Context: one part of a larger RNA
RNA sequence: UGACGGGGACCCGCACAAGCAGCGGAGCAUGUGGUUUAAUUCGAAGAUACGCGAAAAACCUUACCAAGACUUGACAUCCUUUGCAUAGCCCCGAAAAGGGUGAAAUCAUAGCAAUAUGACAAAGUGACAGAUGGUGCAUGGUUGUCGUCAGCUCGUGUCGUGAGAUGUUCGGUUAAGUCCGAUAACGAGCGCAACCCUUGUCGUCAGUUGCCACCAUUAAGUUGGGCACUCUGGCGAGACUGCCGUGGUUAACACGGGGGAAGGUGGGGAUGACGUCAAAUCAUCAUGCCUCUUACGUCUUGGGCUACACACGUGCUACAAUGGUCGUCACAAUGAGUCGCAAGCUGGUAACAGUGAGCCAAUCUCAAAAAAACGAUCUCAAUUCGGAUCGUGGGCUGAAACUCGCCCACGUGAAGUCGGAGUUGCUAGUAAUGGCGAAUCAGCAUGUCGCCGUGAAUGCGUUCCCGGGUC
Numbered sequence: 001u002g003a004c005g006g007g008g009a010c011c012c013g014c015a016c017a018a019g020c021a022g023c024g025g026a027g028c029a030u031g032u033g034g035u036u037u038a039a040u041u042c043g044a045a046g047a048u049a050c051g052c053g054a055a056a057a058a059c060c061u062u063a064c065c066a067a068g069a070c071u072u073g074a075c076a077u078c079c080u081u082u083g084c085a086u087a088g089c090c091c092c093g094a095a096a097a098g099g100g101u102g103a104a105a106u107c108a109u110a111g112c113a114a115u116a117u118g119a120c121a122a123a124g125u126g127a128c129a130g131a132u133g134g135u136g137c138a139u140g141g142u143u144g145u146c147g148u149c150a151g152c153u154c155g156u157g158u159c160g161u162g163a164g165a166u167g168u169u170c171g172g173u174u175a176a177g178u179c180c181g182a183u184a185a186c187g188a189g190c191g192c193a194a195c196c197c198u199u200g201u202c203g204u205c206a207g208u209u210g211c212c213a214c215c216a217u218u219a220a221g222u223u224g225g226g227c228a229c230u231c232u233g234g235c236g237a238g239a240c241u242g243c244c245g246u247g248g249u250u251a252a253c254a255c256g257g258g259g260g261a262a263g264g265u266g267g268g269g270a271u272g273a274c275g276u277c278a279a280a281u282c283a284u285c286a287u288g289c290c291u292c293u294u295a296c297g298u299c300u301u302g303g304g305c306u307a308c309a310c311a312c313g314u315g316c317u318a319c320a321a322u323g324g325u326c327g328u329c330a331c332a333a334u335g336a337g338u339c340g341c342a343a344g345c346u347g348g349u350a351a352c353a354g355u356g357a358g359c360c361a362a363u364c365u366c367a368a369a370a371a372a373a374c375g376a377u378c379u380c381a382a383u384u385c386g387g388a389u390c391g392u393g394g395g396c397u398g399a400a401a402c403u404c405g406c407c408c409a410c411g412u413g414a415a416g417u418c419g420g421a422g423u424u425g426c427u428a429g430u431a432a433u434g435g436c437g438a439a440u441c442a443g444c445a446u447g448u449c450g451c452c453g454u455g456a457a458u459g460c461g462u463u464c465c466c467g468g469g470u471c
Stems, first nucleotide, its partner, number of pairs: 008471006015462002019426005026317008034308002042053002064303007073128001077127002079124005088101004106119005130292002133290003139286002141281003144277001146275001151190006157166003169182004196269004201237007210227003215224002240263001243257005319419001323378006335366003340359002344355004385416001390411007432454007
């Protein structure tokens, strides 16, 4: 000077408390450990690993295993030679590979031509290629975390023999080292805030593919007409403690009020200081060194990553009447679409199939929003709850669903009656609950990332638990 204390003082945070919904019990999905295996590829490990890398493991992916093959190589540059070849067809093979047969031609520039140079292809030779092999404790880059916490420093000056101190402390105040006042300090930098995006109000410009108040018209904003309104998207206004009152040091600021769509950072996002954890990543990529070089490289087929006594994490579905089933019937937003989205019609109980209008989309399509509302039924039961598991028959994608995909119908109808100790999230359009979309993607979400609907309870307070800041 720091760090630490079951030392002290002050302050903050869904940290506790007050509430709501969960997890921990059941079944299933998924990740991990362990075990097993020829292989179950590798990494991630308290918080900060475990629906994580992986925004898609049937083949491919794929790195693993078994078997079969290749050795200048699947890929790059240089040198020499050649224009033989290749495609197709046949044999062999699990395929890769191998053997046979074998079409039309080489192309560009310079030149009358021979030829030369380059492109493409093949063969040869060695220099080399190659490695998801090792080391994240040799590294770059990127990332997590403390933490969006309010801190971390510097110049000059002053003090101290010096390490260092001061500034950055103190009194107030703030979300904030935010600001005010005091002050041997005076200034400055990285952070804070603001500038950026989005949402909430208004104005203005524009009016098709959007919209419809008035006038006609129609089954229908369908058409004429219109651009008021909604909406779309460009520009602007608006909020600044600006105004009033009280308190306060005539301060910063706090509390109340007026006006206002919005009030004291309006809500949300992006943005992460100096540094910490030899934190993570050599398997995104790059890279030093080491190692392999007829193999630790490369190709192929099949298998594995999907195993299963068990243990843990994260989810989904439930245990029912605030509900299940059936019928009727409303109201969204974000998005995606030509190797695509597909209306309508026909067939099928259905998954889906056939046909196919329109749309490169404010035009057409996905598209039905669901919970809600209204009516009927069930009457507390392992049930008309719950749907695991299994059987049979079908459908779709794809060379190919046995290992190992998804969906439909019929049958089957397991556990489960609200979960021990313990533990998680959340303070408002939030929690909870209901559906919708997208990326990845041939096919395959209960995951992830977004969108809208319905829409709470509680917050006395800071003694205590946890984390953080200042003295």
A computed fold for a 471-nucleotide part of an RNA from an uncultured bacterium, annotated as small-subunit ribosomal RNA, 3' major domain.